[in-house]
RNA sequence: GCCAGGGUAGCUCAAUGGCGGAGCACCACAUUCAUAACGUGGCGGUUGUGGGUUCGAUCCCCACCCCUGGUA
Numbered sequence: 001g002c003c004a005g006g007g008u009a010g011c012u013c014a015a016u017g018g019c020g021g022a023g024c025a026c027c028a029c030a031u032u033c034a035u036a037a038c039g040u041g042g043c044g045g046u047u048g049u050g051g052g053u054u055c056g057a058u059c060c061c062c063a064c065c066c067c068u069g070g071u072a
Base pairs, nucleotide, nucleotide: 001071002070003069004068005067006066007065010024011023012022013021018055026042027041028040029039048064049063050062051061052060
């Protein structure tokens, strides 16, 4: 350089055109003599960047940036 996959919450990942969610983590409460575990609630997002298509884009198209693998 070329090919393929990926970039979404602090982390790991969902959401295949119609209000972006889960687990863990964090915070508060409850429980306990106390801590952990368990329970309840809460906090959380410019969906990599910029354009395009569409009534409507995480999703489709284009360019660019970054990561992983393959290739000479």
Molecule: transfer RNA
Organism: Candidatus Microgenomates bacterium